[in-house]
């Protein structure tokens, strides 16, 4: 980097160092000297990894597969839902050419498993 599957409406400091930008893209609308980004510490979740308990298939075990729980190890996250919306149908308002708004579904990311 490509591809598979899963999951983005829940959760997380008023702390240290530093100092201008930051919320992928575009378009809005927003955060920011009451400190952006970047690190450090703290934390959160529970994808994997490791225990733990029930279930559950085989006659026990191991194993597997469910749920449930804990939180050492690997990652991930820690403004606003993935901040919104960007393509396509539906439905319903308004409208004769439209507009708007909800719903669905893609598309685009972002994470984590595994293959290449």
């Nucleotide at each position: 980097c490509u591809c598979u599957u899963a999951u983005c409406c829940a959760g997380a400091g008023a702390a240290g160092c530093u100092g201008a930008g930051g919320g992928a893209c575009u378009g809005g609308c927003c955060c920011u000297a009451u400190g952006a980004a970047g690190c450090u510490c703290g934390g959160c979740a529970a994808c994997c990894c490791u225990c733990u308990a029930u279930g559950u298939a085989u006659c026990c075990a191991a194993u597997g597969c469910a749920u449930a729980g804990a939180a050492a190890g690997g990652u991930g996250c820690u403004a606003a839902u993935u901040c919104c919306a960007g393509c396509a149908a539906a439905a319903c308002a308004u409208u004769u050419u439209u507009u708007g708004u909800u719903u669905u579904g893609a598309g685009a990311g972002a994470u984590a498993a595994g293959a290449g």
Predicted 3D model of a 116-nucleotide RNA (SAM riboswitch aptamer (S box leader)) from Oceanobacillus damuensis. Rfam family: SAM riboswitch aptamer (S box leader). From the family's description: The SAM riboswitch is found upstream of a number of genes which code for proteins involved in methionine or cysteine biosynthesis in Gram-positive bacteria. Of the family's consensus pairs, 97% are formed in the model.